[in-house]
This is a predicted structure of a 74-nucleotide RNA (transfer RNA) from Binatia bacterium (SeqCode).

RNA sequence: GGGGGCGUAGUUAAAUGGUAUAACUGCGGUCUCCAAAACCGCUGUCGGGGGUUCGAUUCCCUCCGCCCCUGCCA
Numbered sequence: 001g002g003g004g005g006c007g008u009a010g011u012u013a014a015a016u017g018g019u020a021u022a023a024c025u026g027c028g029g030u031c032u033c034c035a036a037a038a039c040c041g042c043u044g045u046c047g048g049g050g051g052u053u054c055g056a057u058u059c060c061c062u063c064c065g066c067c068c069c070u071g072c073c074a
Base pairs, nucleotide, nucleotide: 001070002069003068004067005066006065007064010024011023012022013021018054026042027041028040029039030038047063048062049061050060051059
């Protein structure tokens, strides 16, 4: 150089055209002499840009980042 995969909340992962979801963390509350645990509730996320579509995390193009294979070959 060439080929393939991945990028979603602070962390780990779902959802693959139709309201972005769960667990843990964090915050508030109940309980307790205090705390932990347990229980109840809350907050917050699609790597950037463009295109297709009534509608994009999902499909297409491009850029960025990470990982794997290959070693001049499709």

Rfam family: tRNA. By type it is a transfer RNA. RNAcentral holds the sequence, with entries from ENA and MGnify. RNAcentral records the identical sequence in 4 taxa.